[in-house]
Context: one part of a larger RNA
RNA sequence: UGUUGAAAAAUUGAGAAGAGUUGAUUUUAGUACGAGAGGACUAAGUUGAACAAACCUCUGGUAUACCAGUUGUCGUAAUCGGCACCGCUGGGUAGCUACGUUUGGGUUGUGUAACCGCUGAAAGCAUAUAAACGGGAACCUCACUUCAAAACAAAUUUUUAUUAUAAAUCGUGAUAGAUCAUUACGUUAAUAGACUAGAGAUGCAAGCAAGGUAACUUACUUAGUUGACUAGCACUAAUGUAAGG
Numbered sequence: 001u002g003u004u005g006a007a008a009a010a011u012u013g014a015g016a017a018g019a020g021u022u023g024a025u026u027u028u029a030g031u032a033c034g035a036g037a038g039g040a041c042u043a044a045g046u047u048g049a050a051c052a053a054a055c056c057u058c059u060g061g062u063a064u065a066c067c068a069g070u071u072g073u074c075g076u077a078a079u080c081g082g083c084a085c086c087g088c089u090g091g092g093u094a095g096c097u098a099c100g101u102u103u104g105g106g107u108u109g110u111g112u113a114a115c116c117g118c119u120g121a122a123a124g125c126a127u128a129u130a131a132a133c134g135g136g137a138a139c140c141u142c143a144c145u146u147c148a149a150a151a152c153a154a155a156u157u158u159u160u161a162u163u164a165u166a167a168a169u170c171g172u173g174a175u176a177g178a179u180c181a182u183u184a185c186g187u188u189a190a191u192a193g194a195c196u197a198g199a200g201a202u203g204c205a206a207g208c209a210a211g212g213u214a215a216c217u218u219a220c221u222u223a224g225u226u227g228a229c230u231a232g233c234a235c236u237a238a239u240g241u242a243a244g245g
Stems, first nucleotide, its partner, number of pairs: 006160006015147004021049007033038001051104005059098004066091005071084005109141001111139001115135003170186005191237003195232004200226003207220001209218003
């Protein structure tokens, strides 16, 4: 853009894609079979490998606006900072992730291949084949998962409305994201920030006092600080009025 008015939703499924793998082991059973040595079919379980999907509870990784320690130098001391690969080192929330966790490949019908058959003539026999009928595979198809009305036979159903309780613009955002789109919210409000209180992280701040010649130690102190997490709270920002069209 089209689908012959518009919008919002819910379906059908022509068709398409995906999946499809396999080992070991237990019981059946040391059974059938076999002189013995040896040693099954079948059926029912268990547990793996690789592969695939989802997720972050656990275990790890990362975590350059989190916490602590520490070297050199600068800010005249201290506190606190700048620079040196994030200066280096030890930890680490959310998020993202695998080395982590969970799940999956199940069941069924049908049509067949090689092949095996029944009945049966041509050809008084025989013959699975010529007519007719049956079995038969990790194969095809159905079934399973996902997409799918641009399927030109362009499908079906429901609802809404001739104004603003619709949609878009605008603003605060993220379970979304290059942009667009999607999506939560916009004062009748918890959408984001701030603040308060927690969770988690780090590991005991500054200051003062005591002890020590000093480095330093101890007490107040499970302290202080804190990005993403969870709640609360309208403080800030999602704004109000009038006139005209």
A computed fold for a 245-nucleotide part of an RNA from a marine metagenome, annotated as large-subunit ribosomal RNA, domain VI. The full RNA is in RNAcentral, with records from SILVA.